[in-house]
Context: one part of a larger RNA
RNA sequence: CUCUCUCUAAGGAACUCGGCAAAAUGGCCCCGUAACUUCGGGAGAAGGGGUACCUAUUUAUAGGUCGCAGUGACCAGACCCAGGCAACUGUUUAUCAAAAACACAGGUCUCCGCUAAUUCGAAAGAUGAUGUAUGGGGGCUGACGCCUGCCCAGUGCUGGAAGGUUAAGGAAGUUGGUUAGCUCAGGCGAAGCUAGCGACCGAAGCCCCAGUGAACGGCGGCCGUAACUAUAACGGUCCUAAGGUAGCGAAAUUCCUUGUCGGGUAAGUUCCGACCUGCACGAAUGGCGUAACGAUGGGGGCGCUGUCUCUACCCGAGACUCA
Numbered sequence: 001c002u003c004u005c006u007c008u009a010a011g012g013a014a015c016u017c018g019g020c021a022a023a024a025u026g027g028c029c030c031c032g033u034a035a036c037u038u039c040g041g042g043a044g045a046a047g048g049g050g051u052a053c054c055u056a057u058u059u060a061u062a063g064g065u066c067g068c069a070g071u072g073a074c075c076a077g078a079c080c081c082a083g084g085c086a087a088c089u090g091u092u093u094a095u096c097a098a099a100a101a102c103a104c105a106g107g108u109c110u111c112c113g114c115u116a117a118u119u120c121g122a123a124a125g126a127u128g129a130u131g132u133a134u135g136g137g138g139g140c141u142g143a144c145g146c147c148u149g150c151c152c153a154g155u156g157c158u159g160g161a162a163g164g165u166u167a168a169g170g171a172a173g174u175u176g177g178u179u180a181g182c183u184c185a186g187g188c189g190a191a192g193c194u195a196g197c198g199a200c201c202g203a204a205g206c207c208c209c210a211g212u213g214a215a216c217g218g219c220g221g222c223c224g225u226a227a228c229u230a231u232a233a234c235g236g237u238c239c240u241a242a243g244g245u246a247g248c249g250a251a252a253u254u255c256c257u258u259g260u261c262g263g264g265u266a267a268g269u270u271c272c273g274a275c276c277u278g279c280a281c282g283a284a285u286g287g288c289g290u291a292a293c294g295a296u297g298g299g300g301g302c303g304c305u306g307u308c309u310c311u312a313c314c315c316g317a318g319a320c321u322c323a
Stems, first nucleotide, its partner, number of pairs: 001318003010309002014307001019304001027051005036041001038143001052065006066070001079301003084296001085294001090102002106141007119126002144289004149219003154216002156212005163207003169201002173197006181188002220238005247281001248278001259275005
């Protein structure tokens, strides 16, 4: 020096990205416990007190004894405040990620009438299910509370059938080849066969007409205007299928940005509360709240400490030297 420990005056997070690590709390009994709340919780909230032994009796009191110390060793929550996310218990990257990701009960849309839809399989057959719409499959959302606005122009899906377009197939007709026959030399040429063209008939689909957003998705610009200024309830105009409603908002979303104001600190790019100028929130790719829960991410405090000011001493194991 490295490692495992014990202890360190005074201070007590000044350390550090960050109280990481360590210290601290700790059992049992009694007292006592706030906001909030879904009335169950929160709660072991917090915060106090007691704890050994001896002698008596009415067995819960009194008196007494010893020690620095009585859950005498060991084992055995630190706590609080305000906020983000996710309701919760659960699940996950065996071997760098346990989470805000997945799941979830609940909600909603859609398909399916049973030889069901779906899925596996060239098929037989199986699954669904020895079930039958209070059932089964698929998609999205994700407890609960309050809610879930506008747009059907595009795409998708559902329905419609008048018109347009349209395949195979059929087919009136028509063109060529072939040749019985007719022709003086050229040539003409029925029927049949054959090779083409083909009016017309001809379904779904598409075009078309409607509906549909808890379907995929989308949800504007410019100019002017009020008795200081500023702002614009108001007006004009262009475009659109319609121009973002409620709620929230520098946010897990804010570039400018350490926005501005307030709080907390002596001092705060983080944090909390507001403002709204939302680069680029927004309503089941759900919006906003929310008690409880969390080895969850960020901020503050009390206690506590060698994390630090700033180190020192000691026990032990290595390293090192010699044998």
Predicted 3D model of a 323-nucleotide part of an RNA (large-subunit ribosomal RNA, domain IV) from Chloropicon roscoffensis. Lineage of the source: Eukaryota > Viridiplantae > Chloropicales > Chloropicaceae > Chloropicon. The RNAcentral record of the full RNA draws on ENA.